[in-house]
RNA sequence: GCCUUAUCAAGAGUGGUGGAGGGGUAGGCCCUGUGAAGCCACAGCAACCUGUUUUGUAACAAGGUGCUAAUUCCUGAGCGUUAUCGCAAAGAUGAGGG
Numbered sequence: 001g002c003c004u005u006a007u008c009a010a011g012a013g014u015g016g017u018g019g020a021g022g023g024g025u026a027g028g029c030c031c032u033g034u035g036a037a038g039c040c041a042c043a044g045c046a047a048c049c050u051g052u053u054u055u056g057u058a059a060c061a062a063g064g065u066g067c068u069a070a071u072u073c074c075u076g077a078g079c080g081u082u083a084u085c086g087c088a089a090a091g092a093u094g095a096g097g098g
Stems, first nucleotide, its partner, number of pairs: 002097007013042005021031003025076004043068003048064002050061004072090001078087003
C1' cells in the first nucleotide's frame, strides 16, 4: 500500500528542543515569534484489542494501539433534496485477512 468490518457531536496538555509554518487537497475560516511542524520527557483522555469477575448482559483494570484547538474546523470535488437534511465517497483510528 490492498480487502473486510466498526467508530468518528463526547473526552483529554505541560515542559524541553526546534525556529516557520500548521489545520490532507481547492475555497473559506482559523491557529501560530505571547513560538508552527517535527522530535523527546512526563501527564492525561478514551476503551478497539487485551486481562479479571460474570451464564449472559455488564462492570472494573489499563498491558498493545490510538488520541489530547475548533464536529473529520466548515463547504466543495458524488447522489437525492427549495431550504435544510440524509446517504455515499474520501480521510483518520482499531480489529481481522491475503
This is a predicted structure of a 98-nucleotide RNA (SAM riboswitch aptamer (S box leader)). The coordinates come from a structure-prediction model, not an experiment, and the mean pLDDT is 81.